[in-house]
RNA sequence: GCUUCUGUAGCUCAGUCGGUAGAGCAACUGAUUCGUAAUCAGUAGGUCAGCGGUCCGAUCCCGCUCAGAAGCU
Numbered sequence: 001g002c003u004u005c006u007g008u009a010g011c012u013c014a015g016u017c018g019g020u021a022g023a024g025c026a027a028c029u030g031a032u033u034c035g036u037a038a039u040c041a042g043u044a045g046g047u048c049a050g051c052g053g054u055c056c057g058a059u060c061c062c063g064c065u066c067a068g069a070a071g072c073u
Base pairs, nucleotide, nucleotide: 001072002071003070004069005068006067007066010025011024012023013022019056027043028042029041030040031039049065050064051063052062053061
């Protein structure tokens, strides 16, 4: 330098024939207990890497940029 892949909650990841985003763990609150842990119930947490484009509508399609990984030279 070229090709491919990845980027979504604090962490690990789902969600792709486009229709206003979820799980597990973690956190917080309550119940239970003499208390802790465990268990049960609930709550909060996201401008979906960034900027544009297409579309009535974009996490999803297209372009560029950024970060990371793999391969080739």
The RNA shown here (transfer RNA) has 73 nucleotides and comes from a Clostridia bacterium. Lineage of the source: Bacteria > Bacillati > Bacillota > Clostridia. Its Rfam family is "tRNA". The family's RNA type in Rfam is transfer RNA. Its mean pLDDT, the model's own confidence on a scale to 100, is 81.